[in-house]
Molecule: small-subunit ribosomal RNA
Organism: Trichopus zeylanicus subsp. travancoricus
RNA sequence: AGAGUUUAAUCCUGGCUCAGGAUGAACAUUGGCGGCAUGCUUACCACAUGCAAGUCGGAUGGGAAGUGGUGUUUCCAGUGGUGAAUGGGUGAGUAACGCAUAAGAACCUGCCCUUGGGAGGGGAACAACAACUGGAUAUGGUUGUUAAUACUCCAUAGGCUGAGGAGAAAAAGGAGGAAUCCACCCGAGGAGGGGCUCACAUCUAAUUAGCUAGUUGGUGAGGCAAUAGCUUACCAAGGUGAUGAUCAGUAGCUGGUUCAAGAGGAUGAUCAGCCACAUUGGGAUUGAGACAUGGCCUAGACUCUUACGAGAGGCAACAAUGGGGAAUUUUCCACAAUGGGCAAAUGCUUGAUGGAGCAAUGCCAUGUGGAGGUAGAAGUCCCACGGGUCGUGAACUGCUUUUCUUGGAGAAGAAGCAAUGACAGUAUCUGAGGAAUAAGCAUUGGCUAACUCUGUGCCAGAAGCCGUGGUAAGAUAGAGGAUGCAAGCAUUAUCUGGAAUGAUUUGGCAUAAAGUGUCUCUAGGUGGCUUUUCAAGUCCGUCGUCAAAUCCCAGGGCUUAACCCUGGACAGGCGGUGGAAACUACCAAGCUGGAGUAUGGUAGGGGCAGAGGGAAUAUCCAGUGGAGCAGUGAAAUGCAUAGAGAUUGGAAAGAACACCAACGGUGAAAGCACUCUACUGGGCCAACAUUGACACUAAGAGACAAAAGCUAGGGGAGCAAAUGGGAUUAGAUACCCUAGUAGUACGAGCUGUAAAUGAUGGAUACUAGGCACUGUGCGUAUCAACUCAUGCAGUGCUAUAGCUGAUGCGUUGAGUAUCCCACCUGGGGAGUAUGUUUGCAAGAAUGAAACUCAAAGGAAUUGAUGGGGGCCCACACAAGCGGUGGAGCAUGUGGUUUAAUUUGAUGCAAAGUGAAAAACCUUACCAGGGCUUGACAUGCCGUGAAUCCUCUUGAAAGAGAGGGGUGCCCUUGGGAGCGCGGACAUAGGUGGUGCAUGGCUAUCAUCAGCUCAUGUUGUAAGGUGUUGGGUUAAAUCUUGCAAUGAGUGAAACCCUCAUGUUUAGUUGCCACCAUUGAGUUUGGAACCCUGAAUAGACUACCAAUUAUAAGCCGAAGGAAGGUGAGGAUGACGUCAAGUCAUCAUGCCCCUUAUGCCCUAGGUGACACUUGUGCUACAAUGGGCGGGACAAAGGGUCGCGAUCCUGUGAGGGUGAGCUAACUCCAAAAACCCAUCCUUAGUUUGAAUUGUAGGCUGCAAUUCGCCUACAUGAAGCUGGAAUCGCUAGUAAUUGCCGGUUAUCCAUACGGUGGUGAAUUCGGUCCCGGGCCUUGUACACACUGCCCGUCACACUAUGGGAGCUGGCCAUGCCCAAAGUCAUUACCUUAACUGCAAGGAGGGGGAUGCCAAAGGCGUGGCUAUUAACUGGAGUAAAGUCAUAACAAGGUAGCCAUACUAGAAGGUGCGGCUG
Repeated sequence: AGAGUUUAAUCCUGGCUCAGGAUGAACAUUGGCGGCAUGCUUACCACAUGCAAGUCGGAUGGGAAGUGGUGUUUCCAGUGGUGAAUGGGUGAGUAACGCAUAAGAACCUGCCCUUGGGAGGGGAACAACAACUGGAUAUGGUUGUUAAUACUCCAUAGGCUGAGGAGAAAAAGGAGGAAUCCACCCGAGGAGGGGCUCACAUCUAAUUAGCUAGUUGGUGAGGCAAUAGCUUACCAAGGUGAUGAUCAGUAGCUGGUUCAAGAGGAUGAUCAGCCACAUUGGGAUUGAGACAUGGCCUAGACUCUUACGAGAGGCAACAAUGGGGAAUUUUCCACAAUGGGCAAAUGCUUGAUGGAGCAAUGCCAUGUGGAGGUAGAAGUCCCACGGGUCGUGAACUGCUUUUCUUGGAGAAGAAGCAAUGACAGUAUCUGAGGAAUAAGCAUUGGCUAACUCUGUGCCAGAAGCCGUGGUAAGAUAGAGGAUGCAAGCAUUAUCUGGAAUGAUUUGGCAUAAAGUGUCUCUAGGUGGCUUUUCAAGUCCGUCGUCAAAUCCCAGGGCUUAACCCUGGACAGGCGGUGGAAACUACCAAGCUGGAGUAUGGUAGGGGCAGAGGGAAUAUCCAGUGGAGCAGUGAAAUGCAUAGAGAUUGGAAAGAACACCAACGGUGAAAGCACUCUACUGGGCCAACAUUGACACUAAGAGACAAAAGCUAGGGGAGCAAAUGGGAUUAGAUACCCUAGUAGUACGAGCUGUAAAUGAUGGAUACUAGGCACUGUGCGUAUCAACUCAUGCAGUGCUAUAGCUGAUGCGUUGAGUAUCCCACCUGGGGAGUAUGUUUGCAAGAAUGAAACUCAAAGGAAUUGAUGGGGGCCCACACAAGCGGUGGAGCAUGUGGUUUAAUUUGAUGCAAAGUGAAAAACCUUACCAGGGCUUGACAUGCCGUGAAUCCUCUUGAAAGAGAGGGGUGCCCUUGGGAGCGCGGACAUAGGUGGUGCAUGGCUAUCAUCAGCUCAUGUUGUAAGGUGUUGGGUUAAAUCUUGCAAUGAGUGAAACCCUCAUGUUUAGUUGCCACCAUUGAGUUUGGAACCCUGAAUAGACUACCAAUUAUAAGCCGAAGGAAGGUGAGGAUGACGUCAAGUCAUCAUGCCCCUUAUGCCCUAGGUGACACUUGUGCUACAAUGGGCGGGACAAAGGGUCGCGAUCCUGUGAGGGUGAGCUAACUCCAAAAACCCAUCCUUAGUUUGAAUUGUAGGCUGCAAUUCGCCUACAUGAAGCUGGAAUCGCUAGUAAUUGCCGGUUAUCCAUACGGUGGUGAAUUCGGUCCCGGGCCUUGUACACACUGCCCGUCACACUAUGGGAGCUGGCCAUGCCCAAAGUCAUUACCUUAACUGCAAGGAGGGGGAUGCCAAAGGCGUGGCUAUUAACUGGAGUAAAGUCAUAACAAGGUAGCCAUACUAGAAGGUGCGGCUG
């Protein structure tokens, strides 16, 4: 410090996720030791048991023990004093002067310190105790006795109140032999503690906007330690709030802790300060202090006891228990230390505290050994089988002993002479023993360090995000290896960081989320120039404070560290005080530049009202006229002989204002257009008078605000939601047509929204230009209009700098700055629900959450694509010729059937294809019979030469038996070859996967494309080059150009054909000379032909044309002319295209079988389907007879002449030929002659019968051929569809390969005869280039919207039901303070007495907790039924959107429809 994730790729925006640190943690797993810390975060739930606050006999009466008695000692129930208000716990409540910081004045204060003074004289009781007595207990009652530092009276002092007079009003003793000590009372001061007031600060929500009657203030009175509405009576009507009152929710606050670079965020365990609470409420008493945690009274709930009458209790002290929970310890030791209480003191007490125990809960430290050791052992795992790895790791050999076991010694902590230690025989030291007692967890696809094998097979699983798993998983599970950390490790939860993802530091708002529809103004914020004052802000110095601890720094102590101790400090906050005066604010005085007012002009669809006008439209009346009109892609509905439409004249009506018109004008925006008039707002320009900062912005508030819509009224020509009808269509609730109502128009009111847009808030200043327009000036010019130059205000285009993610913006900013306001924070859910405000309604405004996804989105790139555009090509269409589709047959496929009908190929680019030959074989299939190292290969052992012959059995394979035969080489050991037998390694597989592959191939396509280097351009993907103008068959060439070059394709090079020349003439040829039946022979080398070599064609020449060029057109010459014709040749790539069955091959599978051998069958089945062909349907023909002309090819396992024979297929014979020699071999269409005469025929040949022939072991399933007989369908083929542009189509034979034969009508070649048409670029299919749109990128067979149906999830409404909280009215009213009291009662004082003063009880009154009866508000759970939403899946219906998405889309609004949607009106271009 960043990384992953949206895309085909890119840059942004933007969310989600990860890596770090932390924790009072928890869970899984593992676990050696020590130190220091920490340990109910949940139920402020309930609590058994023990213990946590006592102490003082030197205040006191008394009891007890003991004693013969006095003395003495000891204990303490009671009276009395003091403490129990500290310490310890918890965080429920509390949004508050509760806490924090900083101040203040009207107070109190036990014990402590300092200081002044004092303590004289009396009295009466009450507990204890005793007796009697009530009660189960708890606990009382009556009578009697008694002490004090208990209570009380008198006197006196200072002090208090009061102007004074005067008033009220203290004390206590104890110990000691004594000095003296400790107590007591009244004052003054202090320290520490406490009470009170106040400034500032302290969470969320406005879907909480008004709250408040003791409320705010005053006066009197009361009350308090003290101020005060603290309380009360009266008076006044205040007080508080958008700087957020009130209400609601949540919460103890702080020092600090944690994360962060910091700003800041989160948090408030342990330690420390403050507050609050003590079962839930209320209340007072005592006291210096409490409204009291181990006190009291009372009410409620709960628990326990009970003799039912009544009583007792309060662990949020320490342990412990139950419960809750993911989860948190021992019913321990000690007062030795520190501290507290009491005491004169020894002391007593203390679950405070000091310690130990439990827990890896955390932090820190330390160990589990160290050195040597390769046969690189065994074993695991992997493997290319060679090896590699775990791995010097282990074993093994030396060494050491932290730790461990065991023995010995043994602290500090203790102060204060001695004594006194829970921890603890601990820490520590020192011997002995022996490597001995001690390693795991997670990860290993990327992020993220670390990789292989096996199992599994979208299953099981895994997962933080992206993603993984469908038979070769580095992602699952296991194993081996590796990596990380380590007594831990990983997961989960939470906080923070990364996140600049709420942005002060430090973000945005044209298109990504985001500028209010516009304007005016209030609060608020901000504000021109000059000079004063002041010192609030600001700045400087200084003082106080912000407890300690913590953090930081420096030292020091534990062996180190954690930890602990000592000292110090920065920064910052608040307050006091002294100064400075630039800036801001304040005060005062000015200025004119901002702003306004006045004057003179000026443009304008600015507004409102009234008046007038013509064109058009429909209607009505009248005339003319006579058959259609209207409408559409085409039609129909509709109108019309009852006279339409057309035309002429007239009438009345409503709405809108052509041309001018623009890139124009104007207004705040919405908006505004015939002409004239009245009234009226604002702008601009000019000159310069006046005011003197009067300004800018603007939450809340107000005004205006298209269209649609609403209310009532009149109006209604045209248009036109809804609606009717007609079409279209699968349907058509649409698009189109014909009608047509609200509405549109008007006046009055409401609504308040739009893509209300420049998707761009307002104001001010600054920052290159150029061009144009509008308004208005100045100068120049002129008779004038022009012209030229220039200023201000506005409206546009282009462009620099700059900005931007890019597109783009660019003095009219989206640039550079300042000020103010609105708004945004992932997509969906949703602008929905609910609440509130508003509206007549429709609705509008404000405006969530649960849940769900990992994206949604912007700009731009490359493709692909479009029922977008432009250009171009092609037998693509058109123009033609001939077919297919109909028939029969052949053949292939599908389907069906079957024991098997082996299998692959399936749009073009499968289907007469693999297969250039299925009777057996082939053969892969099926049935049956057999074999198991195998039919085939290599190695080993044994044996036999091998080959051969015969017999039995069997369908054969095979099995059995017999005979014959002893070979070749040799170093004499043996070897080679072949056969048989045996064991093991292995063979074998046309078994699977073409979606694991190689190779080969088809296709787009013989289309003209596909790329690279350097340069350049862009943030980048990419672009440029390769685009543009021409041209070509062509990215062919040329020209221009930020490109310059190059490669691969195209072309050319290669082969065949077409012409000539040269050369060579046998088996080919024959002009001349001879010759024959015949180029048969002699001869010839001219010709033909054959083979080889070579020439030729290149737009070379001429003319026209093109700006030039490239080229194109025409002509000439030439055998051939613009690629001369044909072939081979196939770029980058596409289709997971085809092939594991040509071959090769990974992995998987079979191994007495999925291998191998054999026989028979099947691949040839047959209702049907379809492709490719053949033959035809006839006279351009068929039959018969005669006659003519090829090319190319094949032949010894062969072609086979000739002759004989057969009707024929064929048979017999066997010359010649290893081929320019011979044979196949006859070419056929064609020509001549003749018959047939339009007929299912002398067409057509299927089918069937009989008889033959050939091949072959074999012809039945299942061959071919022949003869005779038979003579089916078919008379030119629907929709649709195929081929072909010249020696082509069409037609016609011939040959070949494969074979023993042949199902060949196939396939591959070869010649013969030999056409028609091409206007052209409108359409169909396909392709190329450029451009444009895109929501597509698996790329239109794309993407994608909505209803309906099923399932699940959360949620709204809901008759209601049930809780909780708060407020309020009334009733009842405990305890208790206060007040009153004519009732009852009463030791101290007083009085001679009666009495009095004072006290107590009872009663009454105010207040008052709980409770009861209502009301209201808020909130939570739940509910029949119901609404939409989300998710899921291969459902149903359509196809709304993305391309002109097939009717451009979208926004607002209204109506309407199964659904997406449709239509109307207005708006926007996205």